[in-house]
RNA sequence: CCGUGCUAGACGGGGAGGUAGCGGUGCCCUGUACCCGCAAUCCGCUAUAGCGGGGUCGAACUCCCGUCCGAGGCCCCCGCGGUCGGGGCCAGCACCGGAUACGGGGUGUUGAAGGCCGGGUCCCGCGCAACGCGGACUCGUGAACCCCGCCAGGCCCGGAAGGGAGCAACGGUAAGCGAGCCACCGCGUGUGCCGCGGGGGAGCCGGGCCGGAGCCCACGGUUCGGCCAGCGCCCGGGUGCGGGUGUCGACGACGGGUGCACGG
Numbered sequence: 001c002c003g004u005g006c007u008a009g010a011c012g013g014g015g016a017g018g019u020a021g022c023g024g025u026g027c028c029c030u031g032u033a034c035c036c037g038c039a040a041u042c043c044g045c046u047a048u049a050g051c052g053g054g055g056u057c058g059a060a061c062u063c064c065c066g067u068c069c070g071a072g073g074c075c076c077c078c079g080c081g082g083u084c085g086g087g088g089c090c091a092g093c094a095c096c097g098g099a100u101a102c103g104g105g106g107u108g109u110u111g112a113a114g115g116c117c118g119g120g121u122c123c124c125g126c127g128c129a130a131c132g133c134g135g136a137c138u139c140g141u142g143a144a145c146c147c148c149g150c151c152a153g154g155c156c157c158g159g160a161a162g163g164g165a166g167c168a169a170c171g172g173u174a175a176g177c178g179a180g181c182c183a184c185c186g187c188g189u190g191u192g193c194c195g196c197g198g199g200g201g202a203g204c205c206g207g208g209c210c211g212g213a214g215c216c217c218a219c220g221g222u223u224c225g226g227c228c229a230g231c232g233c234c235c236g237g238g239u240g241c242g243g244g245u246g247u248c249g250a251c252g253a254c255g256g257g258u259g260c261a262c263g264g
Base pairs, nucleotide, nucleotide: 001264002263003262004261005260006259009057010056011055012030013029014028015027020046021045022044023043024042034054035053036052037051038050063257064256065255066254067253068252072248073247074246076244077243078242079241080240081239083237084236085235086234087233092231093230095226096225097224098223099222100221102220103219104217105216106215107214114210115209116208117207119205120204121203122199123198124197125196126195127194128192129191130189131188132187133186134185135184137180138179139178140177141176147172148171149170155164156163157162
């Protein structure tokens, strides 16, 4: 070095969870890596840490060790964005109230604030006017009889002369009705740039005099207090994304290592 037969070993590994711990079942990653039985209010074990049974390969592409790469998971930290719960005025936004008068606006030497005087606005009485109503007045109309005048006819009394009552017509008139109405009388009033007298005097309005530079508003500003919990803020839970530290780490790359017997 070759051949034959074996042995160790391999025939998947890893993460989280779970567990006193380990492995498995279930989840996830890797990616193809024998079979059967067992198992989540679980199964099997105990530091040599799945157990039991069967099968294949077998000292190397396949086993072991180291280094690198690194899917993915987990812990922690930071930042950001949703979401849920709580808080209270704590510094803000928003809202309410007070103060101030820095800014602003208005007003004021054609005279502010303040003071004094006298009016008006208000109330009572009276008057005047206006308007309305009524009366009076004027005109018209207005009664079968129970109104008037005159009363034809007719009627009554009378011997007669004559006398008398009286309807209609006609004339007139009462109440009433209609119209007119400058003036007159009475009453009334959501009336009046009206008048006279009295009262009242807070406010307001305008006037005169004194006075001689402020006065008013509170929009912005500042400040104080209150209020709501919508936003912000604070506390906490949970979630997603990004970044960082740490840890485990599959697949893969590279380097190294690996037994026994017999025969040639």